This is a predicted structure of a 476-nucleotide part of an RNA (small-subunit ribosomal RNA, 3' major domain) from an uncultured prokaryote.
The full RNA is in RNAcentral, with records from ENA.
Model confidence (mean pLDDT): 82 of 100.

[in-house]
Context: one part of a larger RNA
RNA sequence: UGACGGGGGCCCGCACAAGCGGUGGAGCAUGUGGUUUAAUUCGAUGCAACGCGAAGAACCUUACCAUCCCUUGACAUCCUCAGAAGCAGCAGAGAUGCUUUAGUGCCUUCGGGAACUGAGUGACAGGUGCUGCAUGGCUGUCGCCAGCUCGUGUUGUGAAAUGUUGGGUUAAGUCCCGUAACGAGCGCAACCCUUGUCCUUAUUUGUUAGCACGUAAUGGUGGGAACUUUAAGGAGACUGCCGGUGAUAAACCGGAGGAAGGUGGGGACGACGUCAAGUCAUCAUGGCCCUUAUGAGUAGGGCUACACACGUGCUACAAUGGCCGGUACAGAGGGCAGCAAGACCGCGAGGUGGAGCAAAUCCCAGAAAGCUGGUCGUAGUCCGGAUUGGAGUCUGCAACUCGACUCCAUGAAGUCGGAAUCGCUAGUAAUCGCGAAUCAGAAUGUCGCGGUGAAUACGUUCCCGGGCCUUGUACA
Numbered sequence: 001u002g003a004c005g006g007g008g009g010c011c012c013g014c015a016c017a018a019g020c021g022g023u024g025g026a027g028c029a030u031g032u033g034g035u036u037u038a039a040u041u042c043g044a045u046g047c048a049a050c051g052c053g054a055a056g057a058a059c060c061u062u063a064c065c066a067u068c069c070c071u072u073g074a075c076a077u078c079c080u081c082a083g084a085a086g087c088a089g090c091a092g093a094g095a096u097g098c099u100u101u102a103g104u105g106c107c108u109u110c111g112g113g114a115a116c117u118g119a120g121u122g123a124c125a126g127g128u129g130c131u132g133c134a135u136g137g138c139u140g141u142c143g144c145c146a147g148c149u150c151g152u153g154u155u156g157u158g159a160a161a162u163g164u165u166g167g168g169u170u171a172a173g174u175c176c177c178g179u180a181a182c183g184a185g186c187g188c189a190a191c192c193c194u195u196g197u198c199c200u201u202a203u204u205u206g207u208u209a210g211c212a213c214g215u216a217a218u219g220g221u222g223g224g225a226a227c228u229u230u231a232a233g234g235a236g237a238c239u240g241c242c243g244g245u246g247a248u249a250a251a252c253c254g255g256a257g258g259a260a261g262g263u264g265g266g267g268a269c270g271a272c273g274u275c276a277a278g279u280c281a282u283c284a285u286g287g288c289c290c291u292u293a294u295g296a297g298u299a300g301g302g303c304u305a306c307a308c309a310c311g312u313g314c315u316a317c318a319a320u321g322g323c324c325g326g327u328a329c330a331g332a333g334g335g336c337a338g339c340a341a342g343a344c345c346g347c348g349a350g351g352u353g354g355a356g357c358a359a360a361u362c363c364c365a366g367a368a369a370g371c372u373g374g375u376c377g378u379a380g381u382c383c384g385g386a387u388u389g390g391a392g393u394c395u396g397c398a399a400c401u402c403g404a405c406u407c408c409a410u411g412a413a414g415u416c417g418g419a420a421u422c423g424c425u426a427g428u429a430a431u432c433g434c435g436a437a438u439c440a441g442a443a444u445g446u447c448g449c450g451g452u453g454a455a456u457a458c459g460u461u462c463c464c465g466g467g468c469c470u471u472g473u474a475c476a
Stems, first nucleotide, its partner, number of pairs: 001476002003473003007470007015460002019424005026315008034306002042053002064301002068297001070295001073124001077123002079120005086101001088099004106113002126290002129288003135284002137279003140275001142273001147186006153162003166177003192267004197235006207224002211222003238261001241255005317417001321376007333364003338357002343352003383414001388409007430452007
């Protein structure tokens, strides 16, 4: 100087408390451990691994296993020779092998050349093989915590200190005052995006107040440019104003005006560093290793196994509910190898057909909870839907291992969950549906979107984590 303390002081955080809803019990989904297996590819392992890499394993992917097969190789450059490419038949699970056939394309200085195919030779290719404790890059974490440093000066023999401590204050090393310090840098804040109010401009595909036309009805039509919306530019919030407290400061408390008030809400943005943290399987890369195999191809299987254990979720256990009618209101997205309307067929998944739309125009697209009427009457039930049998639909060469969905039948556990434990402070929690990426198909996951919309916070004694000062130490 740090680190540590079941030392002290001050302070903060959904850290506790106050509340609301969960997990832990059930069934299922998913990941992991374990076990099994020819293989169940590999990585991630306290917080910070475990719906993680994977924004999507039937084949492919695929790296794993057993089979068959290749050896200058599936891929790249160079050299030599031959030939354009190609098509068909047979064998085979296919890779591949054998046979047959056809024909001369492009450029040309007629020498040849480019691309492609085959054969040969060796230089070489290739490796998701090992080492993340050789590395780059990227990422997590403490932590959006308020810290981390430097120059000059000063103090000390020196390591170092000072500044950065102190008094106030703040979300903040934020600001003020004091001060052997004076300044500065990386962080904080601001600048950026978005949302909330208003103005100007613009007026199509969006809009429709007033004026007309028309319809069973609808901005459907003429017209209009007010409003809404859209999208470009501006305005607006700065403790600016008033009162009080304070040290005449910084600031804090209350108020006015205002759409918004003291960082308005949200996002992007993550200092010096810590964990030899994670990743050699995104990529790149040193070293080591393999080279008729640890490389390459093929069809099949596996990654989907199942006594069990754990994590994360979904659905429930019902009446604030289930079921059956009627009826209302979003936002944000996506669409041409695509989204697909009306119509018809089917109980349905879906099918036939195809208007319109490269989309503020058309489509996906019925939002759901809600409101309203009926029914059920506390029951393992008209709750719950697992499981299983049958029949189907769709995608796709192909749904056996191993897809999703539909219909009929079946109707398991489950009556609110032990110890323990998680999230959340406002348009939040809870609850309700909608969309997208990936994607042929395959979400209860992920990322977004809106609808309805709470309760509680006395307080900082305690638990956890962190910041500053100080103290002890046989620790570095």